[in-house]
RNA sequence: ACCCGAUAAAGCCAAACCCUUCGUGAGAAUGGGGAGGAAAGUUGCGGAUCCGCAAGGUGCGGAUGGCCGAGCUGCCGAA
Numbered sequence: 001a002c003c004c005g006a007u008a009a010a011g012c013c014a015a016a017c018c019c020u021u022c023g024u025g026a027g028a029a030u031g032g033g034g035a036g037g038a039a040a041g042u043u044g045c046g047g048a049u050c051c052g053c054a055a056g057g058u059g060c061g062g063a064u065g066g067c068c069g070a071g072c073u074g075c076c077g078a079a
Base pairs, nucleotide, nucleotide: 004077005076012037013036017032018031020029021028022027041072042071043070045069046068047067048064049063050062051061052060053059054058
């Protein structure tokens, strides 16, 4: 340094659900909440799922990074 990941330590993130706001919608943001998470940090690049519009067999635009890959970056250090 890489791999790996503990009933370790210090911090970190925040599912469902609820309030408010935004969006036609999928969903997003703030606050509460805490099931979980060692990349639950980040990038929609590939796939997947979902939404909207249109129509020839699909196209265009969008949502999800907490679905799977991939890229970039990163805390701690027992075995």